[in-house]
Molecule: transfer RNA
Organism: Candidatus Giovannonibacteria bacterium RIFCSPHIGHO2_02_FULL_44_31
RNA sequence: GCGAGUAUAGUUCAGUGGCAGAACGCUGUCCUGAUAAGACAGAGGCCGAUGGUUCGAUUCCAUCUACUCGCA
Numbered sequence: 001g002c003g004a005g006u007a008u009a010g011u012u013c014a015g016u017g018g019c020a021g022a023a024c025g026c027u028g029u030c031c032u033g034a035u036a037a038g039a040c041a042g043a044g045g046c047c048g049a050u051g052g053u054u055c056g057a058u059u060c061c062a063u064c065u066a067c068u069c070g071c072a
Base pairs, nucleotide, nucleotide: 001071002070003069004068005067006066007065010024011023012022013021018055026042027041028040029039030038048064049063050062051061052060
């Protein structure tokens, strides 16, 4: 330099156009003599950025940013 992929909760990841989810972690309550385990409840995201398409975009398109891989 050319090409491809990834970006969603603190972490690891789902979600392929119509109210954004799970596990682990965190907080509270219950349980226990006390812990661990377990049960229940809760907080935490404007989905990397900017535009475009659409009645409607995390999702489709373009550009940019960061990271990863391949080729040279």